Context: one part of a larger RNA
RNA sequence: CGCAGGAGACUUGAGGGAAUCUGGCCUCAGUACGAGAGGACCAGGCUGGACCAGCCUCUGGUGUACCGGUUGUCACGCCCGUGGCAGCGCCGGGUAGCUAGGCUGGGUAGGGAUAACCGCUGAAGGCAUCUAAGCGGGAAGCCCGACCCAAGAUAAGGUCUCCCUGAAGGGCCCUGGUAGACGACCAGGUUGAUAGGCCGGAGGUGGAAGCGCCGCAAGGCGUUAAGCUGACCGGUACUAAUCGCCCGUUCGG
Repeated sequence: CGCAGGAGACUUGAGGGAAUCUGGCCUCAGUACGAGAGGACCAGGCUGGACCAGCCUCUGGUGUACCGGUUGUCACGCCCGUGGCAGCGCCGGGUAGCUAGGCUGGGUAGGGAUAACCGCUGAAGGCAUCUAAGCGGGAAGCCCGACCCAAGAUAAGGUCUCCCUGAAGGGCCCUGGUAGACGACCAGGUUGAUAGGCCGGAGGUGGAAGCGCCGCAAGGCGUUAAGCUGACCGGUACUAAUCGCCCGUUCGG
């Protein structure tokens, strides 16, 4: 842009894509078979490997915007307490997100037509013969089915609800993220919880500062599960989504 107005939601499936792997153990059964040694078919159950997809509850990793410890030095006049720099200075932990060696799921039941092959009936050819007429069985393979996409399938499909004349509706612009290279997509724009802030919570760290007490001191104890706290879960209009502008036309020839 198209699908002859527009919005929302749900669909049909022409067509296309991906996948199709396999081991071990147990029961049947120490049965059939076999002199014995050995040792099944069929059928059923359990559990793995590799591969694929999704996910973060668990186990871990990362986590330079979180917390703590600590060395040297400089600064805040000094003490105390902090901050800067040194690879995040170094070290111990760690939320969200991302992630695998972690977690969950998957590889198929069934139907159809067949291959090799096995058969039934059966002539040519009084017999025989699976084949010449005819009819069965038979593969991880073929077709369908099962999973995913899918009406630009221009033959542009279908159903339901709603809206309409500078309309309906869409965009510009703005706040953002479950989205993302940019567009796009999605959630919002005061009739508002979209982001920030603030408040509460979770999670993390691990016992703040100040003061008091004890100790010559290093330090310890109490106040105190304290203080601090990014992304997580909620709440709350305090801040910012202001105000506007453009396209779109006449109930769909």
Molecule: large-subunit ribosomal RNA, domain VI
Organism: Blastocatellia bacterium